[in-house]
């Protein structure tokens, strides 16, 4: 490095809505039920992630730039949380 098995999580934004399309991205959600309502639960899909842990969430209705618009960029961040076993391989020391 790959697998296997268990888990953990995300699916924004804009062209008025559908349909169609566009950006960023590894990936942009599809059916049901509940709520007055931002929402919340199930179940499926798809992508990614598991302690070598920016997969993801909190801070945040933050900051600075940019955009028609959004975490679209930076920053915050040596912040605070977050889900592990097993077998194979490979290479390098001794």
């Nucleotide at each position: 490095c790959c697998a296997c098995u268990a888990g953990g999580g995300g699916c924004g934004c804009c062209c008025g809505c559908a349909c169609g399309g566009g950006c960023u991205g590894a990936g942009a959600u599809a059916a049901g039920g509940c709520g007055a309502a931002u929402g919340c639960c199930u179940u499926g899909g798809u992508c990614c992630c598991u302690u070598c842990g920016a997969a993801c969430c909190u801070g945040a209705u933050c900051u600075g730039g940019g955009u028609c618009a959004u975490g679209c960029c930076a920053g915050c961040g040596u912040a605070g949380g977050a889900a592990a076993g097993u077998g194979g391989g490979a290479a390098u020391g001794u």